[in-house]
RNA sequence: GGACCUGUGGUGUAGUUGGAAGCACAUCCAAUUUGUUGAUACUGAUUGGAAGGUUACGGUUCGAAUCCGUACACGUCCA
Numbered sequence: 001g002g003a004c005c006u007g008u009g010g011u012g013u014a015g016u017u018g019g020a021a022g023c024a025c026a027u028c029c030a031a032u033u034u035g036u037u038g039a040u041a042c043u044g045a046u047u048g049g050a051a052g053g054u055u056a057c058g059g060u061u062c063g064a065a066u067c068c069g070u071a072c073a074c075g076u077c078c079a
Base pairs, nucleotide, nucleotide: 001078002077003076004075006073007072010025011024012023013022019062027050028049029048030047031046032045033044035042036041055071056070057069058068059067
């Protein structure tokens, strides 16, 4: 330098006949409860809730995470 693949919350992932983003873990809040304590409180468990995301820009479309173009990043291969 060229070809190809991938890019989704803090992390890992689902969503691909285009109808508009879900799950698990983690984080925070509340309730119940175990253990410890005189109590506050700390700690483990369970339940409920909250916040948090489509790499960027442009195009197509009534409508784009999804299709198209360019760029960026990671990876693989070739030179």
About this RNA:
Predicted 3D model of a 79-nucleotide RNA (transfer RNA) from Orbilia oligospora. Its Rfam family is "tRNA". By type it is a transfer RNA. Its family is annotated with triplet codon-amino acid adaptor activity in the Gene Ontology. Model confidence (mean pLDDT): 84 of 100.